Small-subunit ribosomal RNA, central domain from an uncultured bacterium, 351 nucleotides, folded computationally. Its Rfam family is "Bacterial small subunit ribosomal RNA".

Context: one part of a larger RNA
RNA sequence: CUGGGCGUAAAGGGCGUGUAGGCGGUUCGGUAAGUGGGAUGUGAAAUGCCCCGGCUCACCCGGGGAUCGGCAUCCCAAACUGCCGGGCUUGAGUAUGGGAGAGGAUGGAGGAAUUCCUGGUGUAGCGGUGAAAUGCGUAGAUAUCAGGAGGAACACCGGUGGCGAAGGCGUCCAUCUGGCCCAAUACUGACGCUGAGGCGCGAAAGCUAGGGGGAGCAAACGGGAUUAGAUACCCCGGUAGUCCUAGCCGUAAACGGUGAUCACUAGGUGUUGGGGGCAUCGACCCCUCCAGUGCCGCAGCUAACGCAUUAAGUGAUCCGCCUGGGGAGUACGGCCGCAAGGUUGAAACUC
Repeated sequence: CUGGGCGUAAAGGGCGUGUAGGCGGUUCGGUAAGUGGGAUGUGAAAUGCCCCGGCUCACCCGGGGAUCGGCAUCCCAAACUGCCGGGCUUGAGUAUGGGAGAGGAUGGAGGAAUUCCUGGUGUAGCGGUGAAAUGCGUAGAUAUCAGGAGGAACACCGGUGGCGAAGGCGUCCAUCUGGCCCAAUACUGACGCUGAGGCGCGAAAGCUAGGGGGAGCAAACGGGAUUAGAUACCCCGGUAGUCCUAGCCGUAAACGGUGAUCACUAGGUGUUGGGGGCAUCGACCCCUCCAGUGCCGCAGCUAACGCAUUAAGUGAUCCGCCUGGGGAGUACGGCCGCAAGGUUGAAACUC
């Protein structure tokens, strides 16, 4: 390179936005670049292939033919692709009216609990474990009552419930703000899909700041146990950190281990949001449509497990990625970072 692949065997980029590029609905007209047909020229000879012939055959040689990826010019065609122009409305979008939601940001408010402080009651224990001990307590602990301080997180509701592109989001209220769904019309008229680079977002941990904060928890660390040992598991303590502000880092089992978009292909059952119908006093019930989210299951697929209208089925477009194990996500170099390190990413050697 041609292939074959990517749920679990190697392999889907953590997620979005979008540049170049690739691909692109329906109809009419034009054009003729691609495309198809024809003609002409060229494609030297030798070689190779086929046929015939000459040396007794063959090697060798001679003649003829076919072929020579093609290229150029001219003519014709106009279905398909492209290009130019004019339409269309089903793709996409806009407007109007409704709707659900832990979607995001900022500010404010609240109650339960833990801890600490002050005071009251009260006295000898408390705590902890498999059992203990370290620890706390007569300077009055634990328990209990009242008051106060402060930080962090929001029980029940809570749900294979909801929202978000992913990471993720959960007390209440207000302000600002993104997206989504449904209904009926109107409008724009292909404005679309994907997306190498780029840019942005991105859990936790970590880093920076003469920063702030610090209740609980808790790497490190100290102590008590256990044990042959115990740099652990258990217990008593406990600092970074966990929280806030501003900036950096850019990773993950960033997982549905399943890229995005579109179309098509039996059903059954639950649930969330919305619409229509039926019904009725009416929320219900029942039928039905759209959008989401689960379970079961046919065809089909699969190595099997399993997937199965939320596909891993059947097709289409675009991107990313894989190509035996180890060496190794290492070395070197580049780029990024304050650092930690990240990203790109080999080879020798070896099985």